[in-house]
Molecule: SAM riboswitch aptamer (S box leader)
Organism: Ornithinibacillus californiensis
RNA sequence: UUCUUAUCCAGAGAGACCGAGGGACAGGCCCUAUGAAGUCUCGGCAGCGGGUUAAUUUUGAUUAACACUGUGCCAAUUCCUGCAAAUGUUUUACAUUUGAAAGAUGAGAA
Numbered sequence: 001u002u003c004u005u006a007u008c009c010a011g012a013g014a015g016a017c018c019g020a021g022g023g024a025c026a027g028g029c030c031c032u033a034u035g036a037a038g039u040c041u042c043g044g045c046a047g048c049g050g051g052u053u054a055a056u057u058u059u060g061a062u063u064a065a066c067a068c069u070g071u072g073c074c075a076a077u078u079c080c081u082g083c084a085a086a087u088g089u090u091u092u093a094c095a096u097u098u099g100a101a102a103g104a105u106g107a108g109a110a
Base pairs, nucleotide, nucleotide: 001110002109003108004107005106006105007104008103013042014041015040016039017038021031022030023029025082026081027080028079043074044073045072047071048070049069050068051066052065053064054063055062056061078102083099084098085097086096087095088094089093
């Protein structure tokens, strides 16, 4: 990097350095000198894999707890929409719902 698969309306920030952007992309709408992005320190959250403990057990495992471990995350639902279908309406544009696409993260594989 690509493929497969699961999840994405929950949760969780302070300080230091630096100094203008950031929210994947496009549109919108936001955040930002009361300091963006980035780096570091400390802290936190608990999603996925592992581990430990307990209960159950069909002995395969399941459930719960713990933040121990590998990752991940800590503005706004993945900030909203994007494509398709259905429904509704003041009827050709809006709204709602569902599914997909795209994206993010984990696990597995190449």